[in-house]
Molecule: Bacterial RNase P class A
Organism: Gammaproteobacteria bacterium
């Protein structure tokens, strides 16, 4: 210089001119208090004032895929079962399928990447097509050896019949893999080396490693297939739920009513309540809370490989309800993508023009 890995930032600036929200302040103000011609608190209401309010859409608001805070459901919010999720080892978190560090496997020259990673000897399915044969799984071609035959042997041709899985050929996958020896020809048949099962012995916390011995040892994979085993896990959601006004029909019909019915994740059991179902009709659709001070936000020390953790200082940074943060001018260069909060917070997927930073790999050229 080139190419790559892997992690961080920015996301159109500046001005002025007018326009929204929401808080603050300020004036009006029914009402309560009280030391009563006044103060204090507050429902409500203003075309009122605020660029001298650190206010005002995000790295993902998005997806609705997890994991909580919170609020309701009888202080049983119980049991059984069933259903759903996790799925190597150690840590961290409020918690989790999340983050961190490690093993083990795979991909890459390498930096690194991804990993649904627990059991196939408890069962059951499934491997299409091709092939001889796909798990109680073999003989198409092949090789060898017996009888004829041909021929001086070697060889050739037939038919049966016997040994045979080393070689070919099918396929993702074919009775462990190379190499040698032995064999009529072959085969772990013997042996050497790797793999495979045992067992012990060191290192680690522990997954796991290494090394030794001993055995010729298994005719496969698949569980993102049912299944098994472990260990988790109450439901329902802010339209949750709490107040406050205001209205109308504390009226109808029909079945059932402790032998019923409801609730609490399906039945069941236990428990708790007294009503419950079904039809038809009537009123309301408003306003307030909830709602943002949080497992919070910066940044310094100590600790830790590291996710994080403790301890100090400092800061407050949207609450909208049919939905605020926009219009328009000028002016600069990177000419501006992906795109908007709605109870709230921790994560994980997915979109992204452009433009910057840092660390590491690899290749090339100089010195």
């Nucleotide at each position: 210089c080139g190419a790559g890995u892997c992690a961080g930032c920015c996301g159109g600036g500046c001005a002025a001119u007018u326009g929204c929200u929401g808080c603050a302040a300020c004036c009006c103000g029914a009402c309560c208090u009280c030391u009563c011609u006044g103060a204090g608190g507050c429902a409500g209401g203003g075309c009122u004032u605020g660029a001298u309010c650190a206010a005002g859409a995000g790295g993902a608001a998005a997806g609705u895929c997890c994991g909580g805070g919170c609020u309701c459901c009888a202080c049983a919010a119980g049991g059984c079962a069933a259903c759903a999720g996790u799925g190597c080892c150690g840590g961290g978190u409020a918690a989790u399928a999340c983050c961190c560090g490690g093993c083990g496997g795979a991909g890459g020259c390498a930096a690194c990447u991804c990993u649904a990673g627990g059991g196939a000897a408890a069962g059951u399915g499934c491997c299409g097509c091709a092939g001889a044969a796909a798990a109680u799984a073999a003989a198409c071609c092949g090789c060898c050896c017996u009888a004829a035959u041909u021929g001086a042997a070697a060889u050739u041709u037939u038919a049966a019949g016997g040994g045979u899985a080393a070689g070919g050929g099918u396929g993702a996958a074919a009775a462990g893999g190379u190499g040698a020896g032995g064999u009529a020809a072959g085969a772990g048949c013997u042996c050497a080396c790797c793999g495979c099962u045992u067992u012990u012995u060191u290192g680690g916390u522990a997954a796991c490693a290494a090394a030794a011995a001993a055995g010729g040892c298994a005719u496969g994979g698949u569980a993102a297939a049912c299944c098994c085993c472990a260990c988790u896990g109450g439901g329902a959601g802010c339209a949750a739920g709490a107040c406050c006004a205001a209205a109308u029909a504390g009226a109808g019909a029909u079945c059932u009513u402790u032998u019923g019915g409801c609730g609490u994740u399906a039945c069941c059991c236990g428990c708790g309540c007294c009503g419950g179902a079904u039809c038809a009709g009537g009123g309301u659709a408003g306003g307030u809370c909830g709602c943002u001070u949080g497992a919070g936000a910066u940044u310094a020390u100590u600790g830790g490989u590291g996710a994080c953790a403790a301890u100090g200082a400092u800061c407050c940074u949207a609450g909208a309800u049919g939905a605020a943060u926009g219009a328009c001018u000028g002016u600069c260069c990177u000419c501006g993508a992906c795109a908007g909060a709605a109870c709230c917070c921790g994560g994980c997927u997915u979109a992204c023009a452009g433009g910057c930073u840092g660390a590491c790999u690899c290749g090339c050229u100089u010195u």